A computed fold for a 522-nucleotide part of an RNA from an uncultured bacterium, annotated as small-subunit ribosomal RNA, 5' domain.
The full RNA is in RNAcentral, with records from ENA and SILVA.
It matches the Rfam family "Bacterial small subunit ribosomal RNA". Its Rfam clan is "SSU clan".
[in-house]
Context: one part of a larger RNA
RNA sequence: GACGAACGCUGGCGGCGUGCUUAACACAUGCAAGUCGAACGGAAAGGCCCUGCUUUUGUGGGGUGCUCGAGUGGCGAACGGGUGAGUAACACGUGAGUAACCUGCCCUUGACUUUGGGAUAACUUCAGGAAACUGGGGCUAAUACCGGAUAGGAGCUCCUGCUGCAUGGUGGGGGUUGGAAAGUUUCGGCGGUUGGGGAUGGACUCGCGGCUUAUCAGCUUGUUGGUGGGGUAGUGGCUUACCAAGGCUUUGACGGGUAGCCGGCCUGAGAGGGUGACCGGCCACAUUGGGACUGAGAUACGGCCCAGACUCCUACGGGAGGCAGCAGUGGGGAAUAUUGCACAAUGGGCGCAAGCCUGAUGCAGCGACGCCGCGUGAGGGAUGGAGGCCUUCGGGUUGUAAACCUCUUUCGCCAGUGAAGCAGGCCUGUCCCUUGUGGGUGGGUUGACGGUAGCUGGAUAAGAAGCGCCGGCUAGCUACGUGCCAGCAGCCGCGGUAAUACGUAGGGCGCGAGCGUUGUCC
Numbered sequence: 001g002a003c004g005a006a007c008g009c010u011g012g013c014g015g016c017g018u019g020c021u022u023a024a025c026a027c028a029u030g031c032a033a034g035u036c037g038a039a040c041g042g043a044a045a046g047g048c049c050c051u052g053c054u055u056u057u058g059u060g061g062g063g064u065g066c067u068c069g070a071g072u073g074g075c076g077a078a079c080g081g082g083u084g085a086g087u088a089a090c091a092c093g094u095g096a097g098u099a100a101c102c103u104g105c106c107c108u109u110g111a112c113u114u115u116g117g118g119a120u121a122a123c124u125u126c127a128g129g130a131a132a133c134u135g136g137g138g139c140u141a142a143u144a145c146c147g148g149a150u151a152g153g154a155g156c157u158c159c160u161g162c163u164g165c166a167u168g169g170u171g172g173g174g175g176u177u178g179g180a181a182a183g184u185u186u187c188g189g190c191g192g193u194u195g196g197g198g199a200u201g202g203a204c205u206c207g208c209g210g211c212u213u214a215u216c217a218g219c220u221u222g223u224u225g226g227u228g229g230g231g232u233a234g235u236g237g238c239u240u241a242c243c244a245a246g247g248c249u250u251u252g253a254c255g256g257g258u259a260g261c262c263g264g265c266c267u268g269a270g271a272g273g274g275u276g277a278c279c280g281g282c283c284a285c286a287u288u289g290g291g292a293c294u295g296a297g298a299u300a301c302g303g304c305c306c307a308g309a310c311u312c313c314u315a316c317g318g319g320a321g322g323c324a325g326c327a328g329u330g331g332g333g334a335a336u337a338u339u340g341c342a343c344a345a346u347g348g349g350c351g352c353a354a355g356c357c358u359g360a361u362g363c364a365g366c367g368a369c370g371c372c373g374c375g376u377g378a379g380g381g382a383u384g385g386a387g388g389c390c391u392u393c394g395g396g397u398u399g400u401a402a403a404c405c406u407c408u409u410u411c412g413c414c415a416g417u418g419a420a421g422c423a424g425g426c427c428u429g430u431c432c433c434u435u436g437u438g439g440g441u442g443g444g445u446u447g448a449c450g451g452u453a454g455c456u457g458g459a460u461a462a463g464a465a466g467c468g469c470c471g472g473c474u475a476g477c478u479a480c481g482u483g484c485c486a487g488c489a490g491c492c493g494c495g496g497u498a499a500u501a502c503g504u505a506g507g508g509c510g511c512g513a514g515c516g517u518u519g520u521c522c
Base pairs, nucleotide, nucleotide: 001521002520003519005518006517007516008515009514012374013373014372015371016370017369018367019366020332025330026329027328029327030326031325034075035074036073039072040071042068043067046066047064048063049062050061051060052059053058082285083284084283092209093208094207095206096205097204098203101202102201106198107197108196109195110194111193112192113191114148115147116146117145123138124137125136126135127134128133154177155176156175157174158173159172160171161170162169163168183190184189211257212256213255218248219247220246223245224244225243226242227241228240229239230238260282261281262280263279264275265274266273267272287308288307289306290305291304310321311320312319313318338364340363341362342361346360347358348357349356350355377407378406379405380404387398388397389396390395411463413458414457415456416455417454421449424446425445426444427443428442429441430440431439432438466511467510468509469508470507471492472491473490477506478505479504480503481502487494488493
């Protein structure tokens, strides 16, 4: 000098930040991922209207298409948010490579969008079960599912051109093989299928770099390489059979310990040392261990299956759960916050849109935890009041300090007024080539924060100062008490009867809404 700090004493206001460093301990409760009726059958769940019964609660019938419970289907749920357990590794950083690769939505550019079929949920009915839920029969739809046609591209094969950086790459022509689609509509579109290119995101490989330990010296059998098969988006012992016997290592292999890495942050003149909270990038993890499914993408925090531990329900047959999301609880600890408001803004998902969802985010609450700013008054006022302390008893000091006079009113308090953040969207007129759901323009509407910030007015010096130290280092001294006691102390050291070092008082010095102590780093 610094801190995600803690502790002691003290504490007026505001702005901006920041807040479980310990038990990756266990979790009550609520919320954190939905959306689309412009894909579908529907109206059985709800609303509204009419009507019958009924004291009411309620219940029966009809209508509406207001919208929509549940269901099929699509997209999303792999993002966003959390944590740092593991990991000494191509995990990360940096620089290359992929002639060995993938990429939904998006942009761009071609071609196509043809013809058929059978089911199934919802619903209904029956049955089983305490429940979770499950099974059988019957009906129905689609952008759900399955065939056929067509084919630029793809696989295999033959001929041929150009070319490189080794494996190779890239064109032209012929043959052959198996391959696509979906509708909806307000007629504007929105979609669907298959190619080429782009963008974005990812995957893999390599060079170099960054901890400690030799009281770890040898390690390795899929191990190192090859061939064939398999697997993958793809290279590869990735995997498998066979063959060879290799591969790494004092330039530290192997083993042990510790640890997420970086941009950065702290310190320092720098070199360096330390560190990795907040914010940003990457990685890993989601009760512990294992596994795959779906999908463009996961081996998936709020998905599935199995096993373990734990908790809960049970009719004992069987089931349910996972806060290292936001709040919150217990526990641990020196120690770390509200079971808040809103989607108004920014961003995300779905949707043509309106809109819905969003504990991301924006805000508010708590904490002097940090940084910064402001205030607790200003000017005048004496050969100097009272009181305190000291005294050589003369006086000195507190001290212009107070009183007193004049003035101001920041902040706080009271009252009034009152935003920007609103761009856009929506509703409703109007104009323009009505070419268009396009553009312009008028009116209305939409703000959690918040009656907040700001502004104006009012009253009164009024509501607002402490903490540490005073032997030397180190700025600042006297008196009394104590008597190697009580105590102090960062180091040297002080205290045994005149203690500037202990305790108290007066005075002083330093910093100041803080001041000290402790811890850690330079």